[in-house]
c-di-AMP riboswitch aptamer (ydaO/yuaA leader) from Streptomyces sp. SLBN-118, 157 nucleotides, folded computationally. The sequence is in RNAcentral, with records from Rfam. The organism belongs to Streptomyces, within Bacteria. Its mean pLDDT, the model's own confidence on a scale to 100, is 77. Its Rfam family is "c-di-AMP riboswitch aptamer (ydaO/yuaA leader)". Its family is annotated with regulation of gene expression and cyclic-di-AMP binding in the Gene Ontology.
RNA sequence: CGUGCGCACGCGCCGAAUCCCGCGAGGGAACCGGGGAACCAUCAAUUGGGGUGAAUCGGGCACCUUUUGCCGCUUACUUCCGCGGCGGAGGCACCCGUAGGAGACCUUCCUGCUCCGAACCCGUCAGCUAACCCGGUAGGCGGUAAGGAAGGAAAGG
Repeated sequence: CGUGCGCACGCGCCGAAUCCCGCGAGGGAACCGGGGAACCAUCAAUUGGGGUGAAUCGGGCACCUUUUGCCGCUUACUUCCGCGGCGGAGGCACCCGUAGGAGACCUUCCUGCUCCGAACCCGUCAGCUAACCCGGUAGGCGGUAAGGAAGGAAAGG
């Protein structure tokens, strides 16, 4: 000097997931989500449908299962049985893209880099939707590339 790990204090990131009051149970504010008329929209209907979320949509390869399909082998011959290959269907894993999304003052625009592109829930049921009704306020992370332009904020003078 660099790298890895742990602890503490700060400062931050994704996300709605913060703040205040109360001994507590809990209550309030704020933010977020769902249901729910008219008008409008939509014609459907187990191939169920729908919701939160950026997390949708394609392609590829291998493996497994299945098959009244096709071909070959086996057989004296056809069928059957068995084996192999091709085609079809389904399952699973991985890979490559992609709609879209995130990234140290804030917002917008441009260039550009690094990442994400999941998971879960409702339970046959929901378009939009005023009034109204019902919920959530978790969890996980750490140097968040950067540069340019405009407008603000803060600090300093």